[in-house]
Context: one part of a larger RNA
RNA sequence: GGAUAAACGCUGGCGGAGUGCCUUAAGCAUGCAAGUGGAAUGGAGUUUUUGAGGCCGCAAGGCUUUGGGAACACCAUCGCAGACGGGUGAGAAAUACAUAGGAAUCUACCUUUUGGUGGGGAAUAACUCGGCGAAAGCCGGGCUAAUACCGCAUAAGUCCUCACGGGGAAAGGCCUUAACCGGCCGCCGAAAGAGGAGCCUAUGUCCUAUCAGCUAGUUGGUGGGGUAAAAGCCUACCAAGGCGAUGACGGGUAGCUGGACUGAGAGGUCGGUCAGCCACAAUAGCACUGAGACACGGGCUAUACAUCUACGGAUGGCAGCAACUGGGAAUAUUGCGCAAUGGGCGAAAGCCUGACGCAGCGACUCCGCGUGAGGGAUGAAGGUCUUUGGAUCGUAAACCUCUUUUGAUCUCCCAUAUGGGGGAUAGAAUAAGCACCUGCUAACCACGUGCCAGCAGCCGCGGUAAUACGUGGGGUGCGAGCGUUAUCC
Numbered sequence: 001g002g003a004u005a006a007a008c009g010c011u012g013g014c015g016g017a018g019u020g021c022c023u024u025a026a027g028c029a030u031g032c033a034a035g036u037g038g039a040a041u042g043g044a045g046u047u048u049u050u051g052a053g054g055c056c057g058c059a060a061g062g063c064u065u066u067g068g069g070a071a072c073a074c075c076a077u078c079g080c081a082g083a084c085g086g087g088u089g090a091g092a093a094a095u096a097c098a099u100a101g102g103a104a105u106c107u108a109c110c111u112u113u114u115g116g117u118g119g120g121g122a123a124u125a126a127c128u129c130g131g132c133g134a135a136a137g138c139c140g141g142g143c144u145a146a147u148a149c150c151g152c153a154u155a156a157g158u159c160c161u162c163a164c165g166g167g168g169a170a171a172g173g174c175c176u177u178a179a180c181c182g183g184c185c186g187c188c189g190a191a192a193g194a195g196g197a198g199c200c201u202a203u204g205u206c207c208u209a210u211c212a213g214c215u216a217g218u219u220g221g222u223g224g225g226g227u228a229a230a231a232g233c234c235u236a237c238c239a240a241g242g243c244g245a246u247g248a249c250g251g252g253u254a255g256c257u258g259g260a261c262u263g264a265g266a267g268g269u270c271g272g273u274c275a276g277c278c279a280c281a282a283u284a285g286c287a288c289u290g291a292g293a294c295a296c297g298g299g300c301u302a303u304a305c306a307u308c309u310a311c312g313g314a315u316g317g318c319a320g321c322a323a324c325u326g327g328g329a330a331u332a333u334u335g336c337g338c339a340a341u342g343g344g345c346g347a348a349a350g351c352c353u354g355a356c357g358c359a360g361c362g363a364c365u366c367c368g369c370g371u372g373a374g375g376g377a378u379g380a381a382g383g384u385c386u387u388u389g390g391a392u393c394g395u396a397a398a399c400c401u402c403u404u405u406u407g408a409u410c411u412c413c414c415a416u417a418u419g420g421g422g423g424a425u426a427g428a429a430u431a432a433g434c435a436c437c438u439g440c441u442a443a444c445c446a447c448g449u450g451c452c453a454g455c456a457g458c459c460g461c462g463g464u465a466a467u468a469c470g471u472g473g474g475g476u477g478c479g480a481g482c483g484u485u486a487u488c489c
Stems, first nucleotide, its partner, number of pairs: 001489004006485005013369006019362002021327001026325002030322003035080003040077004045072012087280003096205007105197003110193008118152001120150002127142006158167003172185004206252003213243003218240008255277004259270004282303005305316004333359001335358003341355001342353004372402004382393004408425007433478005439458002444473005454461002
């Protein structure tokens, strides 16, 4: 000198773009953050419409029974989504990451091609009845539907097999039609693609030898098991291997990368925001479902903590967005909207979306703009210095003319959740500080103080004439900032 997710002191006008718990992976009141499909299905409620029947009434109409349709909210089954998106960096020095390769694999939704979609069955939730419990919730009897579940048939291709042979599917819904047909969305088998995921190998990836030897599933083989898949991945037996001064093993520290800062470069340091990958979801373990999880807002168990309790028991997990407590030098709103982009579901309308888009707060950072412009000598008053003549602040001010960025008020156009652009009115009006002035280092005088009070990055200043302390005047630098501290080059 440059840089920062900065903090502190003094000061502070506007706009744009960014950015904001680095500390306790500490604890969390409250609200929201993942639903959706009635064109898969059963129910029951309200409103409305329509058909038929009964009773009352002269009629209008009223009451009632029953069937169909529509809308709305609800309960439940079922499908898809919930494995994405969002957060954090605790752990991990290698099951990670980066780069380059590889073979023994899987893949829902999407795309392309191809072959099918026949005929049956038994349940169950909701509901209803009964019971237990403070609650959370649970149990039993009865009824019912489906794109839920289970057989049968069929098998181009597919799987097993050397071969013979054997195994294995499916679901309907909506529109139209008098009906068939037809159309759309689906369903099943197979092949291919795209994207995604798992696995293996090589190379690279911090400090420490005051860590020198480490290792029994350890290294390899055979049989068996297991996985989507290779493999000590697991197991029985056999052999005795495997790694290591090119640093094994141990200890410490750490998410890795694209990149960022600095530097002429080589290098050094860092990894916040954004993007890719990994890991984690109170702590530890486990599996279920599923194409995909050993699953942040799913489940089970244990532990700690917290809450409710009728003391028997039950409930919870903000490292999602806000907010709160605590910690700290220190870090924001319990905001608005799904209008845009993207995602989930749906045939669609649409619904959901604290992703996201916006707004709010903070000079935290970068960039831009402004705090007026031109004229104006009696060189005013006043301050300071003085050799008392004057010098300086200083064209600075006053005063005259002009302009109106920004701000205020009013208003028009476009867009429209939030915005963008234009016009008019009054008025220089609403807007300057901070540090420094011995040398390094740009900038000097006076007074006060008297090794005191104090300054200081280094050398060093101060003990009676201090350009080094304090104040004033003047000056220098930067400027809505300026200094200080911390850290890196």
The prediction has a mean pLDDT of 83. The part of an RNA shown here (small-subunit ribosomal RNA, 5' domain) has 489 nucleotides and comes from a Candidatus Amesbacteria bacterium. It was read from a public genome assembly. Its Rfam family is "Bacterial small subunit ribosomal RNA". Its family is annotated with structural constituent of ribosome and ribosome in the Gene Ontology. Lineage of the source: Bacteria > Bacteria candidate phyla > Candidatus Amesiibacteriota.